[in-house]
RNA sequence: UCCGUCCCAGGCGAUGGAGCUCGCCUUCGACCGCCUCCCGGGCUGAUGGCUCCUACCGAUCC
Repeated sequence: UCCGUCCCAGGCGAUGGAGCUCGCCUUCGACCGCCUCCCGGGCUGAUGGCUCCUACCGAUCC
């Protein structure tokens, strides 16, 4: 000096916040939804997963 591995830390997982947990990425990478007859049309969800809050949507009652 180079390569590999490990540890710490940080970041990311289709729109907000918090806790837990899983996966991925780290010198520019992880990430940037689905279906379809594709210059068009259609659909689900605030989560990667669980719980809670907020926003939104639907139904019922007062």
Predicted 3D model of a 62-nucleotide RNA (Fluoride riboswitch aptamer (crcB RNA motif)) from a Thermoleophilia bacterium.
Lineage of the source: Bacteria > Bacillati > Actinomycetota > Thermoleophilia.